[in-house]
RNA sequence: GCGGAGGUGGCCCAGCCCGGCAAGGCGAUGGAUUGCUAAUCCAUUGUCCGCAAGGACCCGGGGGUUCGAAUCCCCCCCUUCGCG
Repeated sequence: GCGGAGGUGGCCCAGCCCGGCAAGGCGAUGGAUUGCUAAUCCAUUGUCCGCAAGGACCCGGGGGUUCGAAUCCCCCCCUUCGCG
C1' cells in the first nucleotide's frame, strides 16, 4: 500500500441483508423467600430534564440521501486477520 472482518448503554451481544420507537443476557438496585448467607422468584435498570405525568437525545467521528438512518452512500479514526 491492497483486501476481509469488526466498533451498539457499566460488560457481553442481537438488530444492519430488506430504513420505521435498540431486544436479550451478565451485572446492579429494591422486594419476596430464609434463623443467616447462597440459590430461586418478582420488579426496575441507556443518558439527560421533570415531584409526577411526560419530554428530549443516544449505536466509533463527520457529512449526505430520505417524511424517517444503528441500518443506505461518501470521507475519516480505531481493533483484528490476510496479501504484498
A computed fold for an 84-nucleotide RNA from Methanomassiliicoccaceae archaeon UBA472, annotated as transfer RNA. Its Rfam family is "tRNA". The prediction has a mean pLDDT of 80.